[in-house]
Parts: sequence; C1' cells; structure tokens
RNA sequence: GAUCUGAUAGCUCAGUCGGUAGAGCAAUACACUUUUAAUGUAUGGGCCCUGGGUUCAAGUCCCAGUCAGAUCACCA
Repeated sequence: GAUCUGAUAGCUCAGUCGGUAGAGCAAUACACUUUUAAUGUAUGGGCCCUGGGUUCAAGUCCCAGUCAGAUCACCA
C1' cells in the first nucleotide's frame, strides 16, 4: 500500500426478508439459608463507531471517514 472481516448495554455477544433493540455475566433492590457468600425474583442500564444518501420507514441497504483484527504485497 491492497483486500477481507468487525464496531450494538459496564463486559462478552445475538439481532432472520428493512417494520417499536435482545441474551448471558456484571450492577441495584427484595426474598431465602448454606452468610468473606450461594440461589431465586424483579428493576435499571442503548447517540446500534462518525457523517451523509435511499426509503413511508434504516442496527439492517448505498457512499465517505475513524478505529480494531486478519491475509497478501513491498522494503531490509
């Protein structure tokens, strides 16, 4: 330098054919008993990386950019 993949809750990740965004863990509250904690229930938590476009409608499609990873090439 080229190509490909990815970016969604505090963390790890789902999200189908474009139609009101989810799970586990973590956090908080309550219950319980086996009490440095375990288990159960409930609650809260989102600028879906950024900007634009298409559309009645975009996490999802298109364009540009940023960041991360992988492969290849170049140099030595």
The RNA shown here (transfer RNA) has 76 nucleotides and comes from a Bacteroidota bacterium. NCBI's taxonomy places the organism under Bacteria, Pseudomonadati, Bacteroidota. Its Rfam family is "tRNA". Rfam describes the family as follows. Transfer RNA (tRNA) molecules are approximately 80 nucleotides in length. Model confidence (mean pLDDT): 80 of 100.